[in-house]
């Protein structure tokens, strides 16, 4: 420098073909259990779908760019 793969919640990640509530698990808060704590349940917060521009009725999905992490190669 080329090539490829990623970038969603505080963390790991899923969302494969574009469709109308953006989600799971862990953690965090508030409740329930219990003398209590732990476990286990219930609720509930919590998102600029890296960022910016295009297509399109509609984009986290498609295209272009930029930025950033990994890998593989000269």
């Nucleotide at each position: 420098g080329g090539c490829g793969c990623g970038g969603u919640a505080g963390c790991u990640c899923a969302g494969u073909c574009g469709g109308u509530u953006a989600g799971a698990g862990c953690g965090u808060g508030c409740g329930a259990u219990u003398c209590a704590u732990a476990a286990u349940c219930g609720c509930a917060a919590g998102g600029u779908c890296a960022c910016g521009a295009g297509u399109u009725c509609a984009a986290a999905u498609c295209u272009c760019g930029u930025c950033c992490g990994c890998g593989c190669u000269a």
The RNA shown here (transfer RNA) has 74 nucleotides and comes from a Bacteroidota bacterium. The prediction has a mean pLDDT of 82. The RNAcentral record of the sequence draws on ENA.